Two RNAs folded together computationally: RNase P RNA and transfer RNA, 484 nucleotides in total. The coordinates come from a structure-prediction model, not an experiment, and the mean pLDDT is 75. Rfam match: Bacterial RNase P class A. Rfam classes the family as a ribozyme.
[in-house]
RNA sequence: GCGGAGGGCUGGAUGGCCGCGGCCCCAGACGAAGGUCCGGGGUCGAGGAAAGUCCGGACUCCAGCUGGCAAGGGUGCCGGGUAAUCCCCGGCGGGGGCAACCCCAGGGAAAGCGCCACAGAGAAGAGACUUCCCUUGUUCGCAAGGGUAAAGGUGAAACGGUGGGGUAAGAGCCCACCGCGGACUUGGCGACAAGGACGGCACGGCAAGCCCCACCCGGAGCAAUGCCAAAUAGGGGCCUCGCGGCGAGGCUGGUCCCGGAUCUCGGUCCGGGAUACCGCUCGCCAGGGACGCCAGCGCCCGAGAGGCCCGGGUUGGCAGCUUGACCGCCGUGGCGACACGGUCGGCAGAGGAAUGGUCAUCCAGGGCCGCAAGGCCUGGACAAAAUCCGGCUUACAGGCCCUCCGCGCAA
RNA sequence: GGCUCCGUAGCUCAGGGGAUAGAGCGGCCGCCUCCUAAGCGGCAGGUCGAUGGUUCGAAUCCAUCCGGGGUCA
Numbered sequence: 001g002c003g004g005a006g007g008g009c010u011g012g013a014u015g016g017c018c019g020c021g022g023c024c025c026c027a028g029a030c031g032a033a034g035g036u037c038c039g040g041g042g043u044c045g046a047g048g049a050a051a052g053u054c055c056g057g058a059c060u061c062c063a064g065c066u067g068g069c070a071a072g073g074g075u076g077c078c079g080g081g082u083a084a085u086c087c088c089c090g091g092c093g094g095g096g097g098c099a100a101c102c103c104c105a106g107g108g109a110a111a112g113c114g115c116c117a118c119a120g121a122g123a124a125g126a127g128a129c130u131u132c133c134c135u136u137g138u139u140c141g142c143a144a145g146g147g148u149a150a151a152g153g154u155g156a157a158a159c160g161g162u163g164g165g166g167u168a169a170g171a172g173c174c175c176a177c178c179g180c181g182g183a184c185u186u187g188g189c190g191a192c193a194a195g196g197a198c199g200g201c202a203c204g205g206c207a208a209g210c211c212c213c214a215c216c217c218g219g220a221g222c223a224a225u226g227c228c229a230a231a232u233a234g235g236g237g238c239c240u241c242g243c244g245g246c247g248a249g250g251c252u253g254g255u256c257c258c259g260g261a262u263c264u265c266g267g268u269c270c271g272g273g274a275u276a277c278c279g280c281u282c283g284c285c286a287g288g289g290a291c292g293c294c295a296g297c298g299c300c301c302g303a304g305a306g307g308c309c310c311g312g313g314u315u316g317g318c319a320g321c322u323u324g325a326c327c328g329c330c331g332u333g334g335c336g337a338c339a340c341g342g343u344c345g346g347c348a349g350a351g352g353a354a355u356g357g358u359c360a361u362c363c364a365g366g367g368c369c370g371c372a373a374g375g376c377c378u379g380g381a382c383a384a385a386a387u388c389c390g391g392c393u394u395a396c397a398g399g400c401c402c403u404c405c406g407c408g409c410a411a
Numbered sequence: 412g413g414c415u416c417c418g419u420a421g422c423u424c425a426g427g428g429g430a431u432a433g434a435g436c437g438g439c440c441g442c443c444u445c446c447u448a449a450g451c452g453g454c455a456g457g458u459c460g461a462u463g464g465u466u467c468g469a470a471u472c473c474a475u476c477c478g479g480g481g482u483c484a
Base pairs, nucleotide, nucleotide: 001407002406003405004404005403006402007401008400009399010398012362013361014360015359016358017357018356020045021044022043023042024041025040026039028037029036030035047382051393052392054391055390056389057388058387059221060220061219062218064297066295067294068293069292072217073216074215075214076213077091078090079089080088081087092106093104094103095102096101107212108211112210113209114206115205116204129152130151132147133146134145135144136143137142160178161177162176163175164174165173179201180199181198184195185194186193187192225319226318227317228316235310236309237308238307239306240305241304244285245284246283247282248281249280251279253278254277255274256273257272258271259270260269261268262267287301288300289299326346327345328344329342330341331340332339333338363380365378366377367376368375369374412483413482414481415480416479417478418477421436422435423434424433429467438454439453440452441451442450460476461475462474463473464472
């Protein structure tokens, strides 16, 4: 210098004018007050992905989500990190690259079932089209019977590969090396690696086909949910279960009794008492009731309770709401993800939804003119919070920095 | 904002590992008819939303994007 690999940062700057949202302060007007309106000042105000909603949580509700089972869904080499994960880190194995480095849904195919089109002899315990070899016959072309699976051929894939021996030709038939297999020894927490012997080859591929094994998961989502106000008729339909007992109280009820007042002598009113009966209240026990099922305790109902669906009205306010498993910096530990500590610094909060517009100067970048100095024009990507957080994935003009590899040249 | 479903011919849909991807309607040509409709015969028309992966092989299985619909206070 050329080509490449990995990682990090940034995502125009400054100022003026006009404007928007939150919070704080000051002043004013209205109101009995809560408060409302208006003016001024200060301060804060999008992102690395705010996106896709693909994972995992926090939080809230679901009659409670405790244990087990079933169904359904997910994850899948090993060890670690974390609140948790399909994420991250460090390893192992396989593949690619000269290398830096990159990629892998990477458990089980000797539990079972299924599939493997076309071609081919044969696609899973299968088989012979051509060639090869032997025997017999022969009209010397070949035919019949047998042997074999080495060579050819088909296919994505052909029942170990290469070499040698052996044989009529051949074949793990025998041997060496390689592959494979289940044990053994050694090392490692482990995935796994290494080793020497043994076996003569059995066990093809597909699990992003069903499945098996191990582990994980209750469902819904801030338009969750709670409160206030407003509004209305608290409406209609379907389904499930039930409509029992005992005890106590003695109630502004019924009933009965006693006393008093009044009277139109029917009754009405007031006070006190009783409780067998009806009603009421309380307690206990049967019984009944919600997730797919079961169990246990708990909860609700106990004469009504529960579940599902449809319809009507209201479309206001407050909370949830943003300081948290938070981010950065420093220190310590760890190869690292990360953890612990310091407490130094930072952190929007709208709600039909703010974060904008314009002007000037400058900075990258591009184009044109010019020998040059320079001048003129243009111009900044992807995209924008909506309960919050940790990841992943996808989009992204341009700029800056660090580390490493290969080749060439020079010293 | 959340959740959820779908994408195959001009339209409506089948097809869920081995097809030249089909059907109905529609379009074009021809026959029939005096003409039209109906009827009959034939033909054209597809990046199976896109990209990547699994597989010998993908419209089909998986992942990520793109586009569209439904629903919830």